Predicted 3D model of a 1493-nucleotide RNA (small-subunit ribosomal RNA) from an uncultured bacterium. The coordinates come from a structure-prediction model, not an experiment, and the mean pLDDT is 84. The RNAcentral record of the sequence draws on ENA and SILVA. Its Rfam family is "Bacterial small subunit ribosomal RNA".

[in-house]
RNA sequence: AUUGAACGCUGGCGGCAUGCUUUACACAUGCAAGUCGAGCGGCAGCGCGGGGGCAACCCUGGCGGCGAGCGGCGAACGGGUGAGUAACACAUCGGAACGUAUCCCGGAGAGGGGGAUAGCCCGGCGAAAGCCGGAUUAAUACCGCAUAUGCUCUACGGAGGAAAGUGGGGGACCUGUGAGGGCCUCACGCUAUGGGAGCGGCCGAUGUCCGAUUAGCUAGUUGGUGGGGUAAAGGCCUACCAAGGCGACGAUCGGUAGCUGGUCUGAGAGGAUGAUCAGCCACACUGGGACUGAGACACGGCCCAGACUCCUACGGGAGGCAGCAGUGGGGAAUUUUGGACAAUGGGGGAAACCCUGAUCCAGCCAUGCCGCGUGCGGGAAGAAGGCCUUCGGGUUGUAAACCGCUUUUAGUCGGGAAGAAAGGGUUUCCUUGAAUACGGGAGAUCUAUGACGGUACCGGCGGAAUAAGCACCGGCUAACUACGUGCCAGCAGCCGCGGUAAUACGUAGGGUGCGAGCGUUAAUCGGAAUUACUGGGUGUAAAGAGUGCGUAGGCGGUUCUCCAAGUCCGUUGUGAAAGCCCCGGGCUCAACCUGGGAAUGGCAGUGGAAACUAGGGGACUUGAAUCUGGCAGAGGGGGGUGGAAUGCCGCGUGUAGCAGUGAAAUGCGUAGAGAUGCGGCGGAACACCGGUGGCGAAGGCGGGUCUCUGGGCCGAUAUUGACGCUGAGGAGCGAAAGCCAGGGGAGCAAACGGGAUUAGAUACCCCGGUAGUCCUGGCCCUAAACGAUGAAUACUUGGUGUCUGGGGUUAUUAGUGCUCCGGGUGCCGUCGCUAACGUUUUUAGUAUUCCGCCUGGGGAGUACGCUCGCAAGAGUGAAACUCAAAGGAAUUGACGGGGACCCGCACAAGCGGUGGAGCAUGUGGUUUAAUUCGACGCAACGCGAAGAACCUUACCUGGACUAGAAUGUGAGGGAAGUCUGCGUAAUAGCAGGCGUCUGGGAAACCAGACCAAAACAAGGUGCUGCAUGGCUGUCGUCAGCUCGUGUCGUGAGAUGUUGGGUUAAGUCCCGCAACGAGCGCAACCCUUAUCAACAGUCGCCAUCAUUAAGUUGGGAACUCUGUUGAGACUGCCGUUGAUAAAACGGAGGAAGGUGGGGAUGAUGUCAAGUCAUCAUGGCCUUUAUGUUCAGGGCUACACACGUGCUACAAUGGCCGGUACAAAACGUCGCAAUCUCGCAAGAGGGAGCUAAUCGCAAAAACCGGUCUCAGUUCGGAUUGAAGUCUGCAACUCGACUUCAUGAAGUUGGAAUCGCUAGUAAUCGCGGAUCGGAACGCCGCGGUGAAUACGUUCCCGGGUCUUGUACACACCGCCCGUCACAUCACGAAAGUAGGUUGUACUAGAAGUAGCUGGGCCAACUCGCAAGAGAGGCAGGUUACCACGGUAUGAUUUAUGAUUGGGGUGAAGUCGUAACAAGGUAGCCGUAUCGGAAGG
Repeated sequence: AUUGAACGCUGGCGGCAUGCUUUACACAUGCAAGUCGAGCGGCAGCGCGGGGGCAACCCUGGCGGCGAGCGGCGAACGGGUGAGUAACACAUCGGAACGUAUCCCGGAGAGGGGGAUAGCCCGGCGAAAGCCGGAUUAAUACCGCAUAUGCUCUACGGAGGAAAGUGGGGGACCUGUGAGGGCCUCACGCUAUGGGAGCGGCCGAUGUCCGAUUAGCUAGUUGGUGGGGUAAAGGCCUACCAAGGCGACGAUCGGUAGCUGGUCUGAGAGGAUGAUCAGCCACACUGGGACUGAGACACGGCCCAGACUCCUACGGGAGGCAGCAGUGGGGAAUUUUGGACAAUGGGGGAAACCCUGAUCCAGCCAUGCCGCGUGCGGGAAGAAGGCCUUCGGGUUGUAAACCGCUUUUAGUCGGGAAGAAAGGGUUUCCUUGAAUACGGGAGAUCUAUGACGGUACCGGCGGAAUAAGCACCGGCUAACUACGUGCCAGCAGCCGCGGUAAUACGUAGGGUGCGAGCGUUAAUCGGAAUUACUGGGUGUAAAGAGUGCGUAGGCGGUUCUCCAAGUCCGUUGUGAAAGCCCCGGGCUCAACCUGGGAAUGGCAGUGGAAACUAGGGGACUUGAAUCUGGCAGAGGGGGGUGGAAUGCCGCGUGUAGCAGUGAAAUGCGUAGAGAUGCGGCGGAACACCGGUGGCGAAGGCGGGUCUCUGGGCCGAUAUUGACGCUGAGGAGCGAAAGCCAGGGGAGCAAACGGGAUUAGAUACCCCGGUAGUCCUGGCCCUAAACGAUGAAUACUUGGUGUCUGGGGUUAUUAGUGCUCCGGGUGCCGUCGCUAACGUUUUUAGUAUUCCGCCUGGGGAGUACGCUCGCAAGAGUGAAACUCAAAGGAAUUGACGGGGACCCGCACAAGCGGUGGAGCAUGUGGUUUAAUUCGACGCAACGCGAAGAACCUUACCUGGACUAGAAUGUGAGGGAAGUCUGCGUAAUAGCAGGCGUCUGGGAAACCAGACCAAAACAAGGUGCUGCAUGGCUGUCGUCAGCUCGUGUCGUGAGAUGUUGGGUUAAGUCCCGCAACGAGCGCAACCCUUAUCAACAGUCGCCAUCAUUAAGUUGGGAACUCUGUUGAGACUGCCGUUGAUAAAACGGAGGAAGGUGGGGAUGAUGUCAAGUCAUCAUGGCCUUUAUGUUCAGGGCUACACACGUGCUACAAUGGCCGGUACAAAACGUCGCAAUCUCGCAAGAGGGAGCUAAUCGCAAAAACCGGUCUCAGUUCGGAUUGAAGUCUGCAACUCGACUUCAUGAAGUUGGAAUCGCUAGUAAUCGCGGAUCGGAACGCCGCGGUGAAUACGUUCCCGGGUCUUGUACACACCGCCCGUCACAUCACGAAAGUAGGUUGUACUAGAAGUAGCUGGGCCAACUCGCAAGAGAGGCAGGUUACCACGGUAUGAUUUAUGAUUGGGGUGAAGUCGUAACAAGGUAGCCGUAUCGGAAGG
C1' cells in the first nucleotide's frame, strides 16, 4: 500500500459496487423450459352462440379458445460450482483429414400410393406409481413406388438413393347433388444438392507449480502392412511383422492446483494471486453406460450399481438446490422463501402472444470506494466546574454561556421527470403478383405499454434544530502530567516497562492522529541488494570439493569467403471485449457510467542488411603439442647393501646398589644387577650435511648403491596447424587411526596392571605392558586433508635474498665481480582492494571463461530413506521445536598460577608484641519486659560514645496529657514568682497565703520582659543512606587523570601521556605529528634544627653590689619568649653521563641533595558509611510511632572473637636516699605552707584571672635487702572498715586501709608494629566531666638493633602479550544425574487412505454370433403361404461396483525406548576461555559417573 475479510468500540445521510473464501455437507416449501390449434385426431374444463326442458339441468366443436394425447421446434442455450485435472486442460501462433439444425446465396424438385398407432371408448390388475388386453381413428408421425440437376458407390460395364403439407386471397375456367374441391397466387414450411456465415470436433509448435530422500519408464508400448471403426487424421481398435519409443534440456512417480484476460504490490525487473466482470475447460448425490438428436454420453432426460432420504396396504415405489430465494449443519464469517417481464436478451409461434429466479429492480449489511453533514460570525469577568501547581498561577479556553446569522441533511407539505420504442389501428408510395388480396420496404397520422415509484429532481415551512467517535501519547512515531498500584495487577510490533516518587500498567485531566468511522487480528507485496536477471558473496563473518585426469556441456587465437540459424531494420496478420493509461462526454462533483485513441513488451508470415556469434569451405602461426641438445632434484616402483644407537643372548672383570621423582614408591639386583670388555642375534629408524633448500597434483618424499620409470626447466632450429581452457556425472590417487589374511616384533606404546598425587584422580608423574607401529596382499576414504585462499589466461610501480638454467662484459685469466634473459621459492612494500586485520606481479588488484559452495544461531552433519563398506562407519541430508541472537575484525578497560621494568616495613635482616593467663573494653551469640539504635574483610569490633547511677535515653513496665513539652503571632487579663497544707510511687492536681516588674511620660497611656485561654502553625532518634545535600572512610600522598587545536583511523578510538635516560614524582632532559594547557607532584603555609636584628616582663644573670634564695639593685651580654629576617640553590669542585637531565664523591656549612615532622588527598572506585549531628523529597503516625513522670534496662552470661592493661620476674621486686622535663590546665577553678588521718582524704586557706601562684614527675642514679621459689614475683577474687562526688552509689561509681593471695614460669597454628631521636621503655598533661580511663588526644625523659638484597608473599605504578571476561576472575563456562514440560525418532504391532500386480466376478449397455419363438406396410402369390427385413430370447467379447491373494506408498496410533529443546536460585565435578594451572584443536581407535583421559 492492499483485502470478497472477521472481531472490539462507535454509528447521521446519499450514490455506486460487493456479499458461504469453511462441508462438491444434507435439504422442507415455492418457483427456475416451454411453446405451436397457421401439423393432427379431437374436446376434459371455461366463456359465447344454438337447441331441448317448467326447473334443476341436459344436448350441441358452431365460435372464442384448449387440459390430456400424437407431431414439430426448443430443452446441448441461459444459470450454478471448482470436486477432479500438471493435461493439447489453458494461453499464444499455426495446420488439415471433418461435421453443422436454424440463417444467407445458387440452381433442381415437391408425382402417386399404403399400413399402423396414441388419444377417446370398453374390460382387467395394483395401496400407489403405473401396467395389461380388446375395439376404433388422424397427421407436416411411419413405409414403399415413380422421378434424379446435382449426390453416393463402382470391378467404370453400371448400380443406389428424396420429399409434406398448412394458412391467406382470388377473376376466369373445370369438377361435385351438396358441403366443397381442383386451378392461380402470396406466405410459411418440405426434399436432394453446391457454396457461404457462424459454431463445433481434431492435430502440431512454444509456454505453464514443488519434490532426485522419485532415475530409470514403456508390450498397444514405438513403427509398418492388411482389416475394422469414426463426421474426420490417428494403435482409436484388431491380426501379423519389426524392436523400437521416452529420459539428467528431468522421463516415470509423489504432492499441490481449474487455466487465462486480469487483480494487488513494486521505480522497474519481479513477487503474490485467479472473488465480482469476460473467454475456455471440467462437473451436476457417487461410479458405470448408452439412447435420442444437427449437437449430449445430457444439472431441473433414460438404464444399471452404490450410499442416503422419503412414501407404503410390506407386495412395491419416489428423489437428487454446485439454478433463485430459503432451512439445518459447519464456521471468525457472508443477505429476502421480495417485485416485474416495463427495458435488454433467449425459446416457441406467421403473428398477437406465452414462457423466462437469464435479466431489470427493490430489500438487508459502514463490507468497500466516493460525496455531504453534524453549523457559521461575534463573544474575556479569560465565568463556573475539572486537572495541575513552585500556591503566584497555569490549562481546558473563544471553548461554553450570551448576541447575531444560515438551513445542506433529516422531518413535513406540494410539484414532478427521463428510462418507450419496437408493437397495434388507419393511410400514401414502391415491390411481388393477373390482382385494389396477402407479404416485404419507405413515409404520414392516431394509439397501447413503467416493476422500480410518486423514485430522481424542484419548491414551500419551522427551527441550531435531527447527527462524533475511535486509537494513541518511553524510543522507532506526531502527542505529558497527576493519582492508584508496588516484578503484584498488568502492558508489549521490536527494544523493553512494573520490585513505593512508572511520561511504558489502571484511571483522570490535557494532548496527537484519523474521522462515520477508528483500532485489532489474519493475509499478500514493499522496505529486503535478506536468493542478488536487473542486483550479492565464498583468507578470518555462512561458503573453494583433499587432489589431479577426463565425458557431456559451457567458453574459445589470426585471416579470406559463402550462408543467413541467432542478431538488426521495414512491412503484413494476430494479440476478444472489459480493465490500466491518454483525450472527450453524462450523472450538481466524485466514485460510477460512456465514446474515441494509445498500449498490449508476444507470436506468426514476408522483404531486406551481413558487422558480431553460430554453421560450411580455404589459409596462417602467436595458443597448444612434437623432434633435437643440455640441466637440477628426499618425484615414484623394485633389488641388493652400510654404520651408529636401543634391546636381548653368551663369556669375562667386578660389588651393592641401580632406576626413577617435585619428593617418593612400585620395579630391577647377592640366584651377582647397574657399570665395563669381547663376541653374537634381531628389528626399526637413518645423526652430521640440512637450509622459510629441492621434488611432487595433493597426500607426501631424507643412509648409500644398481635398475625400471613419471614430470619440470633452459638453449637453438625444425614440424603439426587451434589440436585449446574448464569440467556436472564418471573413474583414479588419497596422512594417521582402523579392518581382514599371512608374516615380523628391537624400541615406542592406546587398553590393562601396579606405585604415587589428591577430598576423590577412571588423569597429568613413575614402573611395567598388549593390540598397534614394520612387511606382503586386500579394504577403509576421513583430517585444522590449511595458504582455512578452485583452475586457466592477459594486464598493472618497485626493493632485496635464495634455488636452478642460459647469454654478455671487463679486469685478470684459477676463480670471482658486474650486468641481462628465463623458471621456481621467501621477505619488505606503492597504487588498488578489504568491515578491519591484512593482501599486494606467487594478488585478496584490473578483467574474461568454466566448475564447486553459501543464505541467522541451536536442533544437526542428527533422524528417516537410499548408495557404498567385512565392520567401524562414510556419502547424500531434512523437519518439528526453540532463541534474538550466534559470529568476524578491531578498540578501551579489567584480569592471568603471561613477560619486562620499578616502588612500598611488602618480603628479607632485626627489635618488641598479639595468639596461652587474669582483668578492662568493644562485638557476636544467647538471655530478657527491655537488654534502644547504627557500624560488618582490609576500610565494623577502647568504633558513633571527648566519659549510660537519675538525667543522658532513643528501649521496657506502669501512671498522666491531647492544638499538645519547645518557638512565632496573639483580643483580653495578670508581673514573674514564692510559701504552706492536702494529695501521688513521682510528675501532675487541688486549696489558701504572700507578691505587684522595667523604661518613657505630668497623667491618660505607650513600649518591653514574663504568665496564659482560644486559634493558626505542631511533634516524631518512625521507614527509605538503594530518592538526596552535606560530611567522612578507602584505594592513596599512589603518580596519576584530563582538555583545546592539529594529525591518523570508516569508526570505537589513537597520538600528545609512547620511546632513550633520570627522579620520591607524568620530576627533569633528549627524541618524536604533535604543539600547548588544566587538575594532581613539587613549591608557597605551620612547626623543628642555626644565626642575625628588634623588644626585654611575670622570663634571664656574664660582669658589679646584695641575699637563706635572681631575693633585691642593676644589666640587655647569655638562655628564653615573641616578631621580622638570613640561610640550602646540586650554588661550588671533581668524576660518570649524550656536551643534557641527573647520579656519585668532595669542600664549605648548624643543616646537603624534598634536612626532620605536619597541614595539604587529582579524575574516579566501592549504589562504601551516615535520614540517630544537621538539612531534606516521598511514605507512615496524630487521645499516639508525639509529650511527660517514677522505676527498670543499655552494666544480663554455658560461650566465641577483636583491641588493650597487668604480669609471669634478678636488665627484677621491695625499702631508703637523691636529681632532671616538656606541653597543657586553673576563679562555680587550681590550691601552696600548716594541722589531722596509716591512707583515700578532711580542716583551713597564703597566692594566682597566671612566663609572677598552683597542679607537679617517673624511669634513671646512690645505698640496702630478696636469691630462682608460684617466691618479698604476680596481683585477680573475696571479706571487713572507710574516703569522695552527687537529690540519690542496691541493681550500677572511683578511690583508700587491713586481710585474702586465683590464673600465670614467656604462650600451638597463625599473626601485628617499627628504618632514628624511630622501636622499646618511663612518667606527665588535656578534652569530656558533679563523680567515674587500662581508652583517646598530646608532651617530654632514657634510648637501641638491622636492611645482603628484590627470588618469593601482599599492595601499587608503567609498557607489552593473551582473552570466549565488561556486574569485568568473587568473571565466564562444560557434561552427566534428578525434577517439570514440549516437539521429534525407533518400536511387537493396530487402524485407515492411495496405488501396482495376479486371479475371480460380471449389472446396465453396446458390438458380434444365433435367432428353433414372434412380426402390419415391401416382393412373389387368386389364396394358403413363401421371401426380404426386423423383434424378443440365448450366447460371446468389453466393462462399473464387488471378492481373494500379494506388494508399494502414505497417514494416524502404540506398552516401551532414544537422544534433543526449554525451565531465578537442585546434585557431582572443573573440561574450555590467561601458559585456564597437563597449550588448545582436528581425524581416528580405545577407556571412563560426567565433563573427559